[in-house]
RNA sequence: AAAGCGGAACAGGUGGUCGCAGGCAUGCAGGGCAUGCUUGAGGAAAGUCCGGACUCUGAGGGCGUGGUGCCGGCUAACAACCGGAGGGGGAGACCCCUGGAAAGGGCCAUAGAAACGGAAACCGCCCCAUGUGGGCAAGGGUGGAAAGGCGAGGUAAGAGCUCACCGGCAAUGGAGUAAUCCAUUGUUCUGGUAACCCCCACCAUGAGCAAGGCCAAGCAGGAAGGGUUAUUAGGUUGCCCGCCGAAUCCCUUCCGGGUAGGCUGCAAAGAUAAAUGGCCAUCGAUCACAAAAUCCGGCUUAUCGUUCCGCUUUCUUU
Repeated sequence: AAAGCGGAACAGGUGGUCGCAGGCAUGCAGGGCAUGCUUGAGGAAAGUCCGGACUCUGAGGGCGUGGUGCCGGCUAACAACCGGAGGGGGAGACCCCUGGAAAGGGCCAUAGAAACGGAAACCGCCCCAUGUGGGCAAGGGUGGAAAGGCGAGGUAAGAGCUCACCGGCAAUGGAGUAAUCCAUUGUUCUGGUAACCCCCACCAUGAGCAAGGCCAAGCAGGAAGGGUUAUUAGGUUGCCCGCCGAAUCCCUUCCGGGUAGGCUGCAAAGAUAAAUGGCCAUCGAUCACAAAAUCCGGCUUAUCGUUCCGCUUUCUUU
């Protein structure tokens, strides 16, 4: 210097001017207005995928459902973070993946003889007594996948049938907290899919700020007191007036629940139709994705660019 890897920060700045929302102060004022000061979006505010705080709710248990899923630690908790294990990719820095397929069920298109059951044989190989016979799976073919791979022995031809090496699995011994690794021995070596159901372990009661709490018109309900006798029922009476009385009616006060509405929850931005903006000048440019709605910790997705730190490989120069 070039090409890369990992991580972090910023997200136009400054000045002028006109505005918007909250708070405070002052003045005018009287359901407000004016002036001044001050505060006013993000790295993702987004998706709402995961975990919590907070709130109401649920005796206890089961079923169901959802989440997590190699091991250890960390944390309020987690799918976050840190360290490790195994497998895969890369020349490397580094990156990606992760329970169980021998509990059981389902599925595996097309092709192919055959796709799970030690089943089956298309081309093929071998044997003989040449038949509607017997043995076989090396090689070919199909497929994403077909009796662990490869070499030798062996055989009529073949085959873990036998042997060496490698791989898988199991047992034993050793190391490690563990995942797991190493060694030895044995081996009857039996497909894939769990993001299909399922099994195992652990976690989760449910609903969510339109949670929840407080205040509370009007209407309706209840209680007490007062008023009127117009209406209607009743008493007094043979009938009427009058009187009594108060079911209905009117007024006042009170009570419990509670609608509209308000306050709170609610924040060092913070509303309930929702403010955080526009223009001009200049620096090098016209400038990304996008904007809070209870609050935090993560994940995922979107993103013009700029800067910094650590590292890898190659080349050049001194």
Molecule: Bacterial RNase P class A
Organism: Thermotogota bacterium